Predicted 3D model of a 348-nucleotide part of an RNA (small-subunit ribosomal RNA, central domain) from a metagenome. Model confidence (mean pLDDT): 89 of 100. Its Rfam family is "Bacterial small subunit ribosomal RNA". Rfam links the family to the GO terms structural constituent of ribosome and ribosome.

[in-house]
Context: one part of a larger RNA
RNA sequence: CUGGGCUUAAAGAGUCCGUAGGCGGCUCAGUAAGUAGGGUGUGAAAUCCCACGGCUCAACCGUGGAACUGCGCCCUAAACUACUGAGCUUGAGGGAGCUAGAGGUAAGCGGAACUGAUGGUGGAGCGGUGAAAUGCGUUGAUAUCAUCAGGAACACCGGAGGCGAAGGCGGCUUACUGGGGCUUCUCUGACGCUGAGGGACGAAAGCUAGGGUAGCGAACGGGAUUAGAUACCCCGGUAGUCCCAGCCGUAAACGAUGAGCACUGAGCCGGAGGCCUGCACAGGUUUCCGGCUGUAGCGAAAGUGUUAAGUGCUCCGCCUGGGGAGUAUGGUCGCAAGGCUGAAACUC
Numbered sequence: 001c002u003g004g005g006c007u008u009a010a011a012g013a014g015u016c017c018g019u020a021g022g023c024g025g026c027u028c029a030g031u032a033a034g035u036a037g038g039g040u041g042u043g044a045a046a047u048c049c050c051a052c053g054g055c056u057c058a059a060c061c062g063u064g065g066a067a068c069u070g071c072g073c074c075c076u077a078a079a080c081u082a083c084u085g086a087g088c089u090u091g092a093g094g095g096a097g098c099u100a101g102a103g104g105u106a107a108g109c110g111g112a113a114c115u116g117a118u119g120g121u122g123g124a125g126c127g128g129u130g131a132a133a134u135g136c137g138u139u140g141a142u143a144u145c146a147u148c149a150g151g152a153a154c155a156c157c158g159g160a161g162g163c164g165a166a167g168g169c170g171g172c173u174u175a176c177u178g179g180g181g182c183u184u185c186u187c188u189g190a191c192g193c194u195g196a197g198g199g200a201c202g203a204a205a206g207c208u209a210g211g212g213u214a215g216c217g218a219a220c221g222g223g224a225u226u227a228g229a230u231a232c233c234c235c236g237g238u239a240g241u242c243c244c245a246g247c248c249g250u251a252a253a254c255g256a257u258g259a260g261c262a263c264u265g266a267g268c269c270g271g272a273g274g275c276c277u278g279c280a281c282a283g284g285u286u287u288c289c290g291g292c293u294g295u296a297g298c299g300a301a302a303g304u305g306u307u308a309a310g311u312g313c314u315c316c317g318c319c320u321g322g323g324g325a326g327u328a329u330g331g332u333c334g335c336a337a338g339g340c341u342g343a344a345a346c347u348c
Stems, first nucleotide, its partner, number of pairs: 004319003007302002012316001014201004021194003025088007033081002035077008049065006091191001092188003095184005103177007110154001114150008125136002162169002206247003210243002215241002220236004258315006266293012297304002321348003330341004
């Protein structure tokens, strides 16, 4: 390479957008590039295959045939692919009406708690632990009341609930704004799917500059524990956590399961709508989303099972024994930390 794979054995890129490319709905007509049939030329000899023959046989050799699965040209066909033209509405998109939501950004506001400050009451402890101690406290702590200040996070509602492509999003109000669902069957008429490169977004930590700092808290100091204790427990506490601007670009970025389309038994629960049963807290039906149990099937099993890991198609990414190693080297990106790309020797 062929083949086989990617939930857990190696393997789905963190996510989306999108360039090239690949692939692509229904009908009619045409062309004839692919495709198919026929013809013809060529496809050296040897080799391979078949038949016969020559060395006593065989290897070997000779003669003839076949083959050389290929390529060029000519003729024909027009189903399929392609191309050209014309059309269609079911894919896709738009309009109209309705609608749910922690989707995003910005500004403003609120209460509880916490810490601090000031004042009042009060007077010896408080705090902490397995037990203690460090620590705080007569310069009046803890407790309690009032006032003020500050920063961060939003109890209950809250849900196996919702929204978002993913990361993620949770007090309230307002403004701006993205996406989705349902109904209608009103418009466009294949406008689609995927996506090498590329671009954008991307938790936490970390970095740069400026602010902010209540609580928490790497590092660090102290008290314990212990044989020791560079820990677990306790008292403190700096970066950081927060805001603005700019980097970083990683993760068990997980459903460890790429995206899209179609098909294939059921039952139950939840969320957002429509329709029907005269009304309805009831029932039926239908569309979309989130879950549970399980049929067939699949699977090494665990399990999965219309949200497939079933049955198929299209496109992309990735894997190829363990260690060495996500290392070295080169390249590239970054302020740095480091990221991306990524071996070999050797060894089992």